[in-house]
Molecule: transfer RNA
Organism: Clostridia bacterium
Order: sequence, then structure tokens, then C1' cells
RNA sequence: AGGGGCGUGGUUCAUCGGUAGAAUAGGGGUCUCCAAAACCUUUGAGGAGGGUUCGAUUCCUUCCGCCCCUG
Repeated sequence: AGGGGCGUGGUUCAUCGGUAGAAUAGGGGUCUCCAAAACCUUUGAGGAGGGUUCGAUUCCUUCCGCCCCUG
């Protein structure tokens, strides 16, 4: 330099055009002599910009970051 893949709660992963979910972690509660465990409840996220669309995490494009391949 060229080609490809990935980027979603604090973390690990779903969702392939129509209200972004789960587990775990965090907060609160029940239980317990206390704690742990268990159970209930709750907070919290689409890398950035632009485009297409009635509607975008999803499709297109540019950039940023990470990984792989070619030379």
C1' cells in the first nucleotide's frame, strides 16, 4: 500500500429494516443471629459523521480503533 473481518450496558454475547434483549456485575429489598447462597425488584448500551428509507444496530459511504491475509 491492497484485501477481508470486527466494534451493542462495567464484562461476555443475542437481535440481519419496525419499542435493542439475556447472563453476569452494580443499587434496593425478602430471607438469616450475622454473612454467603437463593429469590424479587431496579439502573445502565448501538465507535464517530454523512446518505438511503415512513422508519437504520441492521443497507450504502467516509473516518477512527482492533485483528487477520497478501506484497